[in-house]
RNA sequence: GGGCAAUUAGCUAAGUUGGUUAGAGAGCAACACUGAUACUGUUGAGGUCGGAGGUUCAAAUCCUCCAUUGCCCA
Numbered sequence: 001g002g003g004c005a006a007u008u009a010g011c012u013a014a015g016u017u018g019g020u021u022a023g024a025g026a027g028c029a030a031c032a033c034u035g036a037u038a039c040u041g042u043u044g045a046g047g048u049c050g051g052a053g054g055u056u057c058a059a060a061u062c063c064u065c066c067a068u069u070g071c072c073c074a
Base pairs, nucleotide, nucleotide: 001073002072003071004070005069006068007067011025012024019057028044029043030042031041032040050066051065052064053063054062
């Protein structure tokens, strides 16, 4: 230098042929339970879907560029 893949909550990650409110696990907080902790149960908070632009009535999803990480080629 060229090619491919990945990027979604603090962490692990689902979600595709564009359209329902962006969901789950674990973690965190509160409450219940307990002498207390843990376990368990209930509830809740936490996301500009890596960044910018474009297409579209409508974009996490399609296109372009950029950033970071990994792999391959040279």
Molecule: transfer RNA
Organism: Patescibacteria group bacterium